[in-house]
RNA sequence: UAGUGAAAAAGGCAAAUCGCGGGAAACUGUGAGACGCAAAGCCAAGGGCCUGAUCCUAAGCGUAAGCUUUGGAAGGCAGCCGGUUGCCACA
Numbered sequence: 001u002a003g004u005g006a007a008a009a010a011g012g013c014a015a016a017u018c019g020c021g022g023g024a025a026a027c028u029g030u031g032a033g034a035c036g037c038a039a040a041g042c043c044a045a046g047g048g049c050c051u052g053a054u055c056c057u058a059a060g061c062g063u064a065a066g067c068u069u070u071g072g073a074a075g076g077c078a079g080c081c082g083g084u085u086g087c088c089a090c091a
Base pairs, nucleotide, nucleotide: 003090004089005088012037013036017032018031019030020029021028022027035079041084042083043082046081047080048077049076050075054074055072056071058069059068060067061066
């Protein structure tokens, strides 16, 4: 410093599931717990995926209040890709 993660050391994170809390939901905080992870650190203003209460949107029904359906993220996920910073060892 642009590569690599076979062996080693120091440490780190924590899937499913369960308890308690938040949320309409996706999901999330915390404790227990470890499937795994060399970035499973950070970024949700790039791509992708999930959700759709409220709000917006379009259509149908209805005298109306409203109901049903369509589409949309201002919501969520970085343990999907991507961006960015970085420990140890080897080379």